[in-house]
This is a predicted complex of two RNAs, RNase P RNA and transfer RNA, with 454 nucleotides together.
It holds a member of the Rfam family "Bacterial RNase P class A". Gene Ontology terms of the family: dimeric ribonuclease P complex, ribonuclease P activity and tRNA processing.
RNA sequence: GGAGCCGGACGGGUCGUCGCCGCCCGCGGCCGGGAAACCGGCCCGGGGAGAGGAAAGUCCGGGCUCCGCAGGGCAGGACGCUGGGUAACGCCCAGGGGGAGCGAUCCCCGGAAAGCGCCGCAGAAAACAGACCGCCGAUCCCGCAGCCAGCGGGAGGCAAGGGUGAAACGGUGGGGUAAGGGCCCACCAGCGGCCGCGGCGACGCGGCCGGCUAGGCAAGCCCCGUCCGGAGCAAGACCAAAUAGGAGGGCGAUCGAGGCCGGCCCGGCCGAUGCCCUCGGGUAGGUCGCUUGAGGCGUCCGGCAACGGCCGCCCUAGAUGAAUGACGACCGCCCCCGUUUUCGGGGGACACAGAACCCGGCUUACAGUCCGGCUCCCGUU
RNA sequence: GUGGGUGUAGCUCAGUUGGUAGAGCACCUGGUUGUGGCCCAGGUGGUCGUGGGUUCAAGUCCCAUCACUCACC
Numbered sequence: 001g002g003a004g005c006c007g008g009a010c011g012g013g014u015c016g017u018c019g020c021c022g023c024c025c026g027c028g029g030c031c032g033g034g035a036a037a038c039c040g041g042c043c044c045g046g047g048g049a050g051a052g053g054a055a056a057g058u059c060c061g062g063g064c065u066c067c068g069c070a071g072g073g074c075a076g077g078a079c080g081c082u083g084g085g086u087a088a089c090g091c092c093c094a095g096g097g098g099g100a101g102c103g104a105u106c107c108c109c110g111g112a113a114a115g116c117g118c119c120g121c122a123g124a125a126a127a128c129a130g131a132c133c134g135c136c137g138a139u140c141c142c143g144c145a146g147c148c149a150g151c152g153g154g155a156g157g158c159a160a161g162g163g164u165g166a167a168a169c170g171g172u173g174g175g176g177u178a179a180g181g182g183c184c185c186a187c188c189a190g191c192g193g194c195c196g197c198g199g200c201g202a203c204g205c206g207g208c209c210g211g212c213u214a215g216g217c218a219a220g221c222c223c224c225g226u227c228c229g230g231a232g233c234a235a236g237a238c239c240a241a242a243u244a245g246g247a248g249g250g251c252g253a254u255c256g257a258g259g260c261c262g263g264c265c266c267g268g269c270c271g272a273u274g275c276c277c278u279c280g281g282g283u284a285g286g287u288c289g290c291u292u293g294a295g296g297c298g299u300c301c302g303g304c305a306a307c308g309g310c311c312g313c314c315c316u317a318g319a320u321g322a323a324u325g326a327c328g329a330c331c332g333c334c335c336c337c338g339u340u341u342u343c344g345g346g347g348g349a350c351a352c353a354g355a356a357c358c359c360g361g362c363u364u365a366c367a368g369u370c371c372g373g374c375u376c377c378c379g380u381u
Numbered sequence: 382g383u384g385g386g387u388g389u390a391g392c393u394c395a396g397u398u399g400g401u402a403g404a405g406c407a408c409c410u411g412g413u414u415g416u417g418g419c420c421c422a423g424g425u426g427g428u429c430g431u432g433g434g435u436u437c438a439a440g441u442c443c444c445a446u447c448a449c450u451c452a453c454c
Stems, first nucleotide, its partner, number of pairs: 001377010012331007020050001023047004028043006052352001056363002059361005064232004076228005081095005096109005110223002115221002117217003132162002134158003139155006170188006189213001191210008236288004246279006258270004295314004300309003332350001333348006382453007391406004400437001408424005430446005
């Protein structure tokens, strides 16, 4: 200098003008209620706060709330090496085994010797395997031949070689054989059992024995182990109109409760399935839940780490048709031109995206900027 | 907020316990006809929404994601 791997932080800044939704203050103004103190609503003035690393997807886990529940099981779902962290997790950390890469590093993870199922095409045969080409024809049969040897054909034997396939029932070498084959032997790989050592454990190392060899798929059914009661802030709690039901009480039917004809009287009309009062439940509406919490930052301590503990400091949106914005200037960033650089001029408006009960994760989207650690290659000293 | 469904040729849809994707209409060519249509014969046309994984093999199974759509409170 180039190529790459991993982790972390930020994600425009300052000023001005005009705006937006809550909150606080005013012996501010108007209106309403009240005997008053005071309370409520609107307006005015002032002050203060106001999106994120993912607020997103809603994929997991928990808090919280209500309902259900003696205990246990079935069904269903999720997860799956070991140990730890945590409120919990399918998350995180550390380790083990396998795989990819020269490497930093990354990816995967129970059981296929419990059972069922599937393995198209090709191929002889696809899982208690099988014989197309091929090899042999020792043994037996037929023919040639007097017999043997031999030759040809067949019964039959073989699975070494060819060929098919993703996959063909250990590999190499030797012996043996008619030809061959774990048929036998040596070594190697792999499997099962037992033992010893190390490790909490997954597992690793070593020794002995065994039979010679065991295909793949569980993100097909399944088996084993662990976990899971259901619903969700429109949860849920409280206050509480109008109208219509409900309960209780009262009044009243030609001797008329009550209503209408603008207030009163007369008069007229309606009127009993009525009228009045009280209580109770639910609705509209309102209030709470609501943001101080497994919270953030910092020092120290324990731990390899995730994380935990002590102490100190800080308070950081709570809306309910839903605010957090727009414009301008300068700086920052990017692009183009002039220019040795400095610099000057012009342009771009600049990622993904927008809280809604709250947390811990995961996943996905993202213009660009910065920092740290590490690997490989090339060059120079 | 909760829970489903769909995406396959230009259009409308099939696609089996995974085995290499079709049908109808449309389009093209030829035939028939004086010409066109109808009809007959043949043909073209597929990132199976996208990305990754499991598997020898994925439209199908699993995960993530995008778009459309439905139901309930």